[in-house]
RNA sequence: CCGACAGCCACGAUUGUCGCGUUUUGCCAAUGCGAAAUGAGGAAAGUCGGGACAGCACAGAGCGCCAUACUUCCUAACGGGAAGGUGCUGCACCGGAAACAGUGUAGCAACAGCAAGUGCCACAGAAAAUUACCGCCUCUUUAACAAGAGGUAAGGGUGAAAAUGUGAGGUAAGAGCUCACGGUAUGGCAGGGCAACCUGCGAUGCGGGUAAACCUUAUGGGCUGCAAGGCCAAAUAUGCCGGCACACCGAUGAAUUUCGGAAAAAUGGUUGCUCGCCCGAGCCGGUGGGUAGGCCGCUAGAGCCGUGUGGUGACACACGGCCCAGAUAAAUGACAAUCCAAUACAGAAUCCUGCUUAUGAGGCUGUCUGAAGC
Repeated sequence: CCGACAGCCACGAUUGUCGCGUUUUGCCAAUGCGAAAUGAGGAAAGUCGGGACAGCACAGAGCGCCAUACUUCCUAACGGGAAGGUGCUGCACCGGAAACAGUGUAGCAACAGCAAGUGCCACAGAAAAUUACCGCCUCUUUAACAAGAGGUAAGGGUGAAAAUGUGAGGUAAGAGCUCACGGUAUGGCAGGGCAACCUGCGAUGCGGGUAAACCUUAUGGGCUGCAAGGCCAAAUAUGCCGGCACACCGAUGAAUUUCGGAAAAAUGGUUGCUCGCCCGAGCCGGUGGGUAGGCCGCUAGAGCCGUGUGGUGACACACGGCCCAGAUAAAUGACAAUCCAAUACAGAAUCCUGCUUAUGAGGCUGUCUGAAGC
């Protein structure tokens, strides 16, 4: 320097002509004619999370079900973000005889628990846990080759994984059998840190892996959602049929009419179930007819921009400034010119904040291959 990969940022500007939506406003009786301001994204997508807001009764208990899982901080909150810790991986340097340890840098982690229990680890292999195929050693036997008995788990083979690793001694051959140096698990003591943890000393052990396997532990979760919810208007044959339920007293009355009292209680509500609680005389099914239009919710916000202060950072605070879609069958566009990376993915529908997915050219950071130069 070219290229590839990963991550991050942000997404057109100006002028003119014509055409749309909202708000304000002028002329105006006005549906008309003007003026000004403003009008689709970083993901508006997915509907996977968290909330604001609304309703259900003032939202109980247990079980179930679901979610999360190293520490601290940020945030309205989160399964999100920031910083750190631990483990693993790549590269480079470096101490050591080796095992192994240290430093730097980049990356990954669905990061509580297998020492509560139950499962699973195919095939290959002798064996996936207390096994011996080859091999090694000792003895017996044979002319020899073979064969038998005993010992062994250091060497080889199989496999993702084979009884804690390396070295030395020792042994018939070997083995923590002994020693030295390491690794790992769990306790103890001391120091450092808010903490996760780190460092040092010493003790006792050392067959593994797997929990997005069943499970255990800890923490959390009321439900539904703007088609929530509210207001106005219109229409409604006291329609018909079937089933369940309605036991009383007083007044009224043609009448399951109306009013009051007491009692019981179906349907119903509270998430999925149970209990509890609440409303409570109507409820369920079929058939048939009428009406279904408008307004609010609806955009001033956990808002945006600038400066300063604090913080490693995510972010917080203070001051100043700004108002930037609210459509309702659905507006936010077309043409021309200039700048230019301007095009790919792609269009608001209660709102905000995360995650995930799609993608063009432009910029920034990091890693790697190749080439050239010093």
Molecule: Bacterial RNase P class A
Organism: Bacteroidota bacterium